[in-house]
Molecule: SAM riboswitch aptamer (S box leader)
Organism: soil metagenome
RNA sequence: CAUCCAGAGGGGUGGAGGGAUUGGCCCAAUGAAACCCCGCCAACCAUCUCGCGCAAGCGAGAAACGGUGGCAAUUCCAUCAGGCUCCAAACGAAGGCCUGGGAGAUG
Numbered sequence: 001c002a003u004c005c006a007g008a009g010g011g012g013u014g015g016a017g018g019g020a021u022u023g024g025c026c027c028a029a030u031g032a033a034a035c036c037c038c039g040c041c042a043a044c045c046a047u048c049u050c051g052c053g054c055a056a057g058c059g060a061g062a063a064a065c066g067g068u069g070g071c072a073a074u075u076c077c078a079u080c081a082g083g084c085u086c087c088a089a090a091c092g093a094a095g096g097c098c099u100g101g102g103a104g105a106u107g
Base pairs, nucleotide, nucleotide: 001107002106003105004104009038010037011036012035013034017027018026019025022078023077024076039071040070041069044067045066047062048061049060050059051058052057075103080100081099082098083097084096085095
């Protein structure tokens, strides 16, 4: 700096945790984490084509042999700030929705 509402699981070993923290809510003895094998997803890097450019590079596309990454739930949801909405009215709380931020993950 870019992306994070899409997508993609079987087996073996293992034996109680896991979803980062906190709260919630979930997953797990019909077998958690971790490790191994095979498979799959995606297309960040690398590769190829085209365009632009003196160049560095930028944009569009292709492909999936290679290097990463991923394969419950939107990063599972929230967390901080603001706005809208709802409850007859007022002040607010809870709830619902939206925007931005923070944190985190991957490249």